[in-house]
A computed fold for a 336-nucleotide RNA from a Brevinematales bacterium, annotated as Bacterial RNase P class A. The coordinates come from a structure-prediction model, not an experiment, and the mean pLDDT is 76. Lineage of the source: Bacteria > Pseudomonadati > Spirochaetota > Spirochaetia > Brevinematales. Its Rfam family is "Bacterial RNase P class A". By type it is a ribozyme.

RNA sequence: AGGGUGGGCUGAUGGAACGCCCGCAAAGGCGGGAGGAAAGUCUGGGCAUCAAAAAGCCACGGACCGGCGAAAAGCCGGAUGUCGCAAGACAAUGGACGCGCUACAGAAACCAGACCGCCGUUUGUACGGUAAGGGUGAAAGGGUGGGGUAAGAGCCCACCGCAGGUGGCAUAAGUCACCUGGCAGGGCAUGCCCUCCGUGAUGCAAGACCAAAUAGGCAUCCGAUACUGAUGGCUUUUCAGUGGAUGCGGGUAGGUCGCUUGAGGAAAGGAGCAAUCCUUUCCCUGAGAGAGAUGUUCCAUCUCGACAGAACCCGGCUUAUAGGCCCACCCUGAUA
Numbered sequence: 001a002g003g004g005u006g007g008g009c010u011g012a013u014g015g016a017a018c019g020c021c022c023g024c025a026a027a028g029g030c031g032g033g034a035g036g037a038a039a040g041u042c043u044g045g046g047c048a049u050c051a052a053a054a055a056g057c058c059a060c061g062g063a064c065c066g067g068c069g070a071a072a073a074g075c076c077g078g079a080u081g082u083c084g085c086a087a088g089a090c091a092a093u094g095g096a097c098g099c100g101c102u103a104c105a106g107a108a109a110c111c112a113g114a115c116c117g118c119c120g121u122u123u124g125u126a127c128g129g130u131a132a133g134g135g136u137g138a139a140a141g142g143g144u145g146g147g148g149u150a151a152g153a154g155c156c157c158a159c160c161g162c163a164g165g166u167g168g169c170a171u172a173a174g175u176c177a178c179c180u181g182g183c184a185g186g187g188c189a190u191g192c193c194c195u196c197c198g199u200g201a202u203g204c205a206a207g208a209c210c211a212a213a214u215a216g217g218c219a220u221c222c223g224a225u226a227c228u229g230a231u232g233g234c235u236u237u238u239c240a241g242u243g244g245a246u247g248c249g250g251g252u253a254g255g256u257c258g259c260u261u262g263a264g265g266a267a268a269g270g271a272g273c274a275a276u277c278c279u280u281u282c283c284c285u286g287a288g289a290g291a292g293a294u295g296u297u298c299c300a301u302c303u304c305g306a307c308a309g310a311a312c313c314c315g316g317c318u319u320a321u322a323g324g325c326c327c328a329c330c331c332u333g334a335u336a
Stems, first nucleotide, its partner, number of pairs: 001332010012301007020033005035307001039318002042316005047203004053237006059199005064078005080091004094194002098192002100188003115134002117130005142160006161183001162181008207257004217248006226242005264283008302305001
């Protein structure tokens, strides 16, 4: 200098005038007022209502190891596998020897197998041996090399691999070494199944209070050995209540709260590889609208302005993002 990998910040700035919302104030006025994703509504919770619980069966979700965290399908670290020269990126329980499926091709794909070929015998046909070479296929019963053989084959040997055992390291997932043994049957678990762990519904239009009004309405059915309710669904036990279901009809739609003090924010120090946690100090509008608040105009500057607007709150994931800036690492080339 070029090319890459991983991460972070910002996202127009300044001034003036008029205007909007909130808080404080008697007033003058003072202070404050949309995001890194506010988006998607995917996901985990807080909070609210449904009174509490047990057993059985089923359903759904999850699944490497460790740590963090309120939890998470989240984050951090590690190990294994694949890709990449590398920095790095991506993936997930175990059992297929429980049952089952595996098209076509191929001789043969649950138990095995001989199409071409090689070797032997033979006049030839035929017979016997073989699975090393070739073919089919995603996959053909370990691989490479050597010996041996009529030709071959773990038939034998070396190394790799596979199975078992012992030991070291590691919290563990795992990994390494040694020994023994000629010894390994492709895939699908998102086909059924087996193992372990877990689980509610509805949602701020939740819900609470106040005021007002009407019709404390009517009909049908069930009814105390009944019915209704009870947190994934069903059943049973148990518990609570006295009505329950269906239909017709009537009144109300107002106001206040919920509504922003929080798993909150900032700074410093400490522990930790990190995620994160601890201690101390400081802050409190970092917005609370309610048909839904920050708009308009003018001037100046330059990096010439992207994606885009809270509606109960918080964590995560995903998606969109002009321009500008910063950090760490990898590869290539050059110079000293």